The prediction has a mean pLDDT of 81. The RNA shown here (transfer RNA) has 72 nucleotides and comes from an uncultured Candidatus Micrarchaeota archaeon. It was read from a public genome assembly. Its Rfam family is "tRNA". Rfam links the family to the GO term triplet codon-amino acid adaptor activity.

[in-house]
RNA sequence: GCCUCCGUAGCUCAGUGGUAGAGCGGCUGUCUUGUAAGCAGCAGGCCGCGAGUUCAAUCCUCGCCGGAGGCU
Numbered sequence: 001g002c003c004u005c006c007g008u009a010g011c012u013c014a015g016u017g018g019u020a021g022a023g024c025g026g027c028u029g030u031c032u033u034g035u036a037a038g039c040a041g042c043a044g045g046c047c048g049c050g051a052g053u054u055c056a057a058u059c060c061u062c063g064c065c066g067g068a069g070g071c072u
Base pairs, nucleotide, nucleotide: 001071002070003069004068005067006066007065010024011023012022013021018055026042027041028040029039030038048064049063050062051061052060
């Protein structure tokens, strides 16, 4: 330098055009003599950044940034 993949909640990941979810974690309540476990509930995200296409973009296109792998 070129190619491929990835970037979504604190962490690990779904979601692939129609206003975003799970598990774990956090908080509150319940239960217990107390802690953990269990049960119920709540909070937490303008989906890496910018532009384009579209009535509508996390999703499609282009550029940039960051990460992983490969080739030379």